[in-house]
């Protein structure tokens, strides 16, 4: 130095104009009334004002309603052991298995002797297989050669090629993701766990480690039993159902329904600030009453951050300080210009050094994503211009 593993932290500052939204404070407008209070909408000023994923909504849980003695049964989910946790399909920490020289990373990792079902395609065969080529024995006929006989027509014997026909064989070849352990010898016609040593692998039982998954060891066992359960299905162990459009409050309008009073013995109404007077006059007035149209709560302070200090290998606990500032509801958090900063290119300076090479300083040009709450947490996953920091690992050089 050059090549990686992993883990974190940030997503630009500052300042002008403009401009948006809650909530607070002054001004003046409108409305209703119980007259000092609400409620609307308007300037103006002030504070606040998006994320690592606010995102998909995949998984879990606070919280609301409903439903529920308890248990089943359907029907989903989860699957190596032990901890974390409010939970969880998420994390740690360990087994077991694959990759990688490493750092590390990857696994949807219960059961395939409970049953039942598939295993394309290519092969002779794809589960208690299979003879296509080889290889082997026997049978048959041909052809060539060698011996022996011979009535010269052939016969018998052996041995070579080639070729048919009944079996045999799973060592070779070949087919396939996959062909019913491997090495070596016995043995056989040829061959074969047919038999023997070893080895692998499976099953038992015992010893020893560990909390456990599992590891390490001795000895039997028949000799080897394929894969797919992300196919039914078995087994453990989890799961009421729905979701802030939850779910509760105020409530017009407008059906309906009951009450009191009243109808010339005059309710109501109008001149009126009230009494008397005058006029008009047959309907007034009060609950209920469902919950539309609207508002209002729910609404944000939490299983919170961040910081010390202690247990823990760790995830995470536990105590103590500490900070607290989004809550729209057609739905704000934006635009624009300056500097500054930071990061790429190119160009010129001047240092270090033998050199590769460094790492400073100036102009100029260029870049800054992905994306945006809608009741709130925990996680997964998914998207992202990029800069930085920290732990290690390899390979090469120097001392």
């Nucleotide at each position: 130095u050059g090549a990686g593993u992993c883990g974190g932290u940030c997503a630009g500052g500052c300042g002008g104009c403009c401009g948006c939204g809650u909530c607070g404070g002054a001004c003046g407008g409108g409305u209703g009334c119980u007259c000092g209070c609400a409620c609307c909408g308007g300037u103006c000023c002030g504070c606040c004002g998006a994320g690592g994923a606010a995102c998909g909504u995949c998984c879990g849980g606070g919280c609301u309603c409903c439903g529920c003695a308890g248990g089943g049964c359907a029907g989903g989910g989860u699957g190596g052991u032990g901890g974390g946790u409010a939970a969880c399909g998420c994390c740690c920490a360990c087994c077991c298995g694959g990759g990688g020289u490493g750092a590390c990373c990857c696994g949807c990792g219960g059961g395939a002797c409970a049953g039942u079902g598939c295993c394309a395609c290519a092969g002779a065969g794809a589960a208690c297989a299979g003879a296509c080529c080889g290889c082997c024995u026997c049978c048959c006929g041909g052809u060539c050669c060698c011996c022996g006989g011979u009535c010269c027509g052939c016969c018998g014997g052996g041995g070579g090629c080639a070729g048919g026909g009944c079996g045999g064989u799973a060592a070779g070849g070949g087919u396939g993701a996959a062909a019913c352990g491997g090495u070596g010898g016995u043995g056989c016609a040829a061959g074969a766990g047919a038999c023997c040593a070893c080895c692998a692998g499976c099953g038992c039982a015992c010893c020893g480690g560990g909390u456990g998954a599992c590891c390490g060891g001795u000895g039997c066992g028949g000799c080897u039993c394929g894969g797919c359960a992300a196919a039914c299905c078995c087994c453990a162990c989890c799961c009421g159902g729905a979701g802030c459009a939850a779910g509760g409050c105020c409530a017009g309008a407008c059906a309906g329904g009951g009450a009191g009073c009243g109808c010339u013995c005059g309710a109501g109404g109008g001149c009126u600030g009230c009494c008397c007077g005058c006029c008009c006059g047959a309907g007034c007035u009060c609950c209920c009453g469902g919950g539309u149209a609207g508002g209002c709560c729910g609404c944000u302070g939490g299983a919170g951050g961040c910081g010390u200090g202690c247990g823990g290998c760790g995830a995470c606990g536990c105590a103590c300080g500490u900070c607290g500032u989004a809550g729209a509801u057609g739905g704000a958090u934006g635009g624009u210009c300056g500097c500054c900063a930071c990061c790429c290119g190119c160009a010129c300076c001047g240092g270090g050094g033998c050199a590769a090479c460094c790492g400073g300083g100036u102009g100029c040009g260029g870049g800054g994503a992905c994306a945006g709450a809608a009741c709130c947490c925990g996680g997964c996953g998914u998207a992202c211009c990029g800069a930085c920091c920290g732990a290690c690992u390899c390979a090469u050089c120097c001392g």
This is a predicted structure of a 399-nucleotide RNA (Bacterial RNase P class A) from Cellulomonas marina. The coordinates come from a structure-prediction model, not an experiment, and the mean pLDDT is 76. Rfam family: Bacterial RNase P class A. The family's RNA type in Rfam is ribozyme. RNAcentral holds the sequence, with entries from ENA and Rfam. Lineage of the source: Bacteria > Bacillati > Micrococcales > Cellulomonadaceae > Cellulomonas.